Predicted 3D model of a 73-nucleotide RNA (transfer RNA) from a Candidatus Dojkabacteria bacterium. Its Rfam family is "tRNA". Rfam classes the family as a transfer RNA.
[in-house]
RNA sequence: GGCCCUAUAGCUUAGCUGGUAGAGCGUUACACUCACAUUGUAAAGGUCGCAGGUUCGAGUCCUGCUGGGGCCA
Repeated sequence: GGCCCUAUAGCUUAGCUGGUAGAGCGUUACACUCACAUUGUAAAGGUCGCAGGUUCGAGUCCUGCUGGGGCCA
């Protein structure tokens, strides 16, 4: 220098053919207990890496950039 994969909640990640972003763990509150743990219920937590484009509509499709991983030279 060229090419490929990848980026979604604090962590690990799902998201099908483009149609209002989910789960587990963790956190907080409540219940339970003398208390703690366990368990149950509920809640908070996401500009979906950044910037554009296409579209009535983009996490998803297209382009560029950035970070991470890999292959070739």
The sequence was found in a public genome assembly. The prediction has a mean pLDDT of 82.